[in-house]
Transfer RNA from Intrasporangium calvum DSM 43043, 71 nucleotides, folded computationally. The RNAcentral record of the sequence draws on GtRNAdb and Rfam. Lineage of the source: Bacteria > Bacillati > Actinomycetes > Intrasporangium > Intrasporangium calvum. It is recorded under the gene name tRNA-Gly-TCC-2-1. The coordinates come from a structure-prediction model, not an experiment, and the mean pLDDT is 84. Its Rfam family is "tRNA".
């Protein structure tokens, strides 16, 4: 330099156009003398710009980051 893949919560992953979910972690409360463990509740995310479309996390695309391959 070229090609391919990928980017969603602190972490690991779902979600293929119509109000974004789970697990673990975090915070509060309850059981427990405390720890561990269990229960109830809560906060927290679509890399970024543009396009299409009534509507975009989703489709197209520029850029950026990461991974793989070729040279």
């Nucleotide at each position: 330099g070229c090609g391919g893949g990928u980017g969603u919560a602190g972490u690991u992953c779902a979600g293929u156009a119509g109000c974004a979910g789970a697990a673990c972690a975090c915070c509060u409360c309850c059981c427990u003398u405390c720890c561990a463990g269990g229960g109830a509740g809560g906060a927290g995310a679509c890399g970024u710009g543009a396009g299409u479309g009534c509507g975009a996390u989703u489709c197209u695309u520029g850029c950026c980051g990461c991974c793989c391959g070729c040279u």